[in-house]
């Protein structure tokens, strides 16, 4: 000088007017005075997890959804911390939709002889067999050609059916053999691996491609919901239902209607579907009409913060302090002045730094809380580690 991880601030002080809430105090009220307080690190995305509310008195499968290396935090999570494997960087470090290809289906373009029990373009051999031919020391030799063998060598492509060596062959070739690899059994191991034995010496890749396996998983959301006041027309119309006893009405009968008992296989309710389980004689279509206010849910908590302890860490466990906004169409806002930073000018002065004038001062505002990831951020400070 250049990086990389952690933290932290991100405007301060004064005055003058203003605006919410709590307490105090006057005051029937209405107000009015007076202390204290009053937007964030993401208050943002609504992306995960919960907390509380109600379906509801509450289940069991199914399907759908998440996640996916191991081993801890957590209330929990798809977060976080440690480790194991890869990827990438000199490196400090970042990063990881990292179970499974022998449960099945599909993909692998293009070139290439060939992409999963594949192959023969360029090539290597011509022992064995058949044939011509030419020499001959009559044993044969050589040279061509057919039938054949070969996948070791070149090429093709992200990948070519194990890798290197050594024997072995007419030329090879896990044909055989040492070593690695792999793939089976034991042992030991959190995962990676380590150690010993055997061996067919061989059957690639991809699952952020269906798909299998393991693990988790009710739904709706503060516009949840609970209370209180009111106010209307506890209105008309249809469809389907109505088993049993008592009982009352319409004089009986039939047949209607209302009340009550059990009890139910219609309905309705439990996010799709079964089961189940509750409720229950109603129950559901349509027109039409009132109301839409006011109180609480609304902030003392899986809360902050300091110190000790125990952990590699995250975080845990004592002990001590503190109480930091609760609005309701939406309060914290207007000015005025000096100050701080950064930035241009110009002047002095050796660096450095002073003094004056301009200009600028990030991202960006709670809406029931909380715990995470994501994403914005002008400037400035502190520590710690690479190069």
């Nucleotide at each position: 000088g250049a990086g990389u991880c952690g933290g932290c601030c991100g405007g301060g002080c004064a005055g003058u007017c203003g605006c919410u809430g709590c307490g105090c105090g006057c005051a029937c009220a209405a107000g009015c005075g007076u202390g204290c307080a009053g937007a964030g690190g993401a208050a943002a995305g609504u992306c995960c997890g919960g907390g509380c509310u109600c379906c509801a008195a509450a289940g069991g499968g199914c399907a759908g959804g998440g996640c996916g290396c191991c081993a801890g935090g957590u209330a929990a999570c798809g977060c976080c911390u440690g480790g194991g494997g890869g990827a990438u960087g000199c490196a400090a470090g970042u990063c990881c939709a990292c179970g499974g290809a022998c449960a099945g289906u599909g993909c692998c373009a293009c070139a290439g002889a060939g992409a999963a029990c594949a192959g023969a373009c360029c090539g290597c051999c011509u022992a064995c067999c058949u044939u011509c031919g030419u020499c001959c020391u009559c044993g044969g030799a050589c040279g061509g050609a057919g039938c054949g063998g070969c996948a070791a060598g070149g090429g093709u492509g992200a990948a070519a059916c194990g890798g290197u060596g050594c024997g072995g062959u007419a030329a090879g070739a896990g044909c055989g053999c040492a070593c690695c690899g792999c793939g089976c059994c034991g042992g030991u191991c959190a995962a990676g691996g380590c150690c010993g034995g055997c061996g067919g010496c061989a059957c690639g890749g991809u699952a952020a491609a269906c798909c299998c396996c393991g693990c988790c998983u009710g739904g709706a959301g503060c516009a949840a919901g609970a209370c209180c006041a009111a106010a209307u027309a506890g209105g008309g119309g249809g469809a389907c239902g109505c088993g049993u006893c008592u009982u009352c009405c319409u004089g009986c009968c039939a047949a209607g209607g209302g009340a009550g008992a059990a009890a139910u296989c219609a309905g309705c309710g439990c996010g799709g579907c079964c089961c189940g389980c509750g409720u229950c004689a109603g129950u559901c279509c349509c027109c039409g009409g009132g109301u839409a206010g006011g109180u609480c849910g609304c902030u003392a908590g899986a809360g902050g913060c300091g110190c000790g302890c125990g952990g590699u860490g995250a975080c845990g466990c004592g002990c001590g302090u503190u109480c930091g906004a609760g609005a309701g169409g939406a309060a914290u806002g207007a000015u005025u002045g000096c100050c701080a930073c950064c930035c241009u000018g110009c002047g002095c002065g050796u660096a450095c730094g002073c003094a004056c004038a301009g200009g600028g001062u990030a991202c960006a505002g709670a809406a029931c809380c909380c715990g995470g990831c994501u994403u914005a951020c002008a400037g400035g400070c502190c520590g710690a580690c690479u190069c």
Annotation:
This is a predicted structure of a 387-nucleotide RNA (Bacterial RNase P class A) from a soil metagenome. RNAcentral holds the sequence, with entries from MGnify. Its mean pLDDT, the model's own confidence on a scale to 100, is 77.